[in-house]
RNA sequence: UACUUAUCGAGAGUGACCGAGGGAUAGGCCCGAUGACGUCCAGCAACCGCCCAGUGGGGAAAGGUGCUACUUCCUACAGGAUGAUUUCAUUCUGAAAGAUAAGUC
Numbered sequence: 001u002a003c004u005u006a007u008c009g010a011g012a013g014u015g016a017c018c019g020a021g022g023g024a025u026a027g028g029c030c031c032g033a034u035g036a037c038g039u040c041c042a043g044c045a046a047c048c049g050c051c052c053a054g055u056g057g058g059g060a061a062a063g064g065u066g067c068u069a070c071u072u073c074c075u076a077c078a079g080g081a082u083g084a085u086u087u088c089a090u091u092c093u094g095a096a097a098g099a100u101a102a103g104u105c
Stems, first nucleotide, its partner, number of pairs: 002104007013041001015040003021031003025076004042068003047064002050059003072097001077094007
């Protein structure tokens, strides 16, 4: 880098430093000098790992990761339903894309 599987409506900061962008891409909508993003600390969760039971359940949080505005912030592609006049709006389902973990090459 690619592939496979699982999950993505829960949870988590009145801290310190820094100083201008940030929320993956595009559009929208937002966050941000009352200091965002990032780093450290703190915290949350429990994928792997650990303990008990023994396929599935329970427990802890010292290890490897991850996460800590907004549902993955919403939409993007296809289909259904409702309304309207074809354009369209609302809503539902599935896919795609993305993120994270574990595994394989």